Predicted 3D model of a 116-nucleotide RNA (c-di-GMP-I-GGC riboswitch aptamer). The model forms 95% of the base pairs in the Rfam consensus.

[in-house]
């Protein structure tokens, strides 16, 4: 290097529970806990998965506004449509600059030493 014993000394912790804890969430941190792990040590770089607060874009609402042109239904003086501005709104979609290293792949470190 590479492999991984029912070996030694150790080592990590998933559901779950608590927590006036962080965070929009996704999820993280601490304590207790044990499914399980030979890297369940590290680093989001590629894929993938979750999450969508903020800011982008679009839908949509609501409020206002000017002038033309079309259009359809009526018999009535209203309605849709388009066009611009504002709220960016308690909606709704999309997006990762979030998150997962215990989803995979990759990079890096590194503890023991039977068998092969």
């Nucleotide at each position: 290097a590479a492999c991984g014993a029912u070996a030694a000394a150790g080592g990590c912790a998933a559901a779950c529970c608590u927590g006036a804890g962080c965070g929009a969430a996704a999820g993280c941190c601490a304590g207790g806990g044990a499914c399980g792990c030979a890297a369940a040590g590290c680093c989001a770089c590629g894929g993938a998965u979750c999450u969508g607060a903020a800011a982008u874009a679009g839908c949509c609402a609501c409020g206002g506004a000017u002038c033309u042109c079309a259009a359809a239904a009526a018999a009535g003086u209203a309605u849709u449509u388009u066009u611009c501005c504002g709220u960016c709104g308690a909606g709704c979609u999309a997006u990762a600059u979030g998150a997962u290293a215990g989803c995979c792949g990759g990079g890096u470190u590194a503890c023991c030493g039977a068998a092969a």